RNA sequence: GUCCCUAUAGCUCAAAUGGAUAGAGUGUAGGCCUCCGAAGCCUAAAGUGCAGGUUCAAUUCCUGCUGGGGACA
Numbered sequence: 001g002u003c004c005c006u007a008u009a010g011c012u013c014a015a016a017u018g019g020a021u022a023g024a025g026u027g028u029a030g031g032c033c034u035c036c037g038a039a040g041c042c043u044a045a046a047g048u049g050c051a052g053g054u055u056c057a058a059u060u061c062c063u064g065c066u067g068g069g070g071a072c073a
Stems, first nucleotide, its partner, number of pairs: 001072007010026004019056001028044005049065005
């Protein structure tokens, strides 16, 4: 330099080839329980890397940029 893959919650991952409210585990906070803890149970907060485009509708498709990984030279 060319090309390919990838980016979703604090962390690890789902989301059917565009459509109902983007879910799970773990972690965090609060509560229940307990003499106090642990364990267990309940509840809550937390989200699509950035900028555009297509579409009635975009996490999903297209373009550019940025970060990460890889192949070739």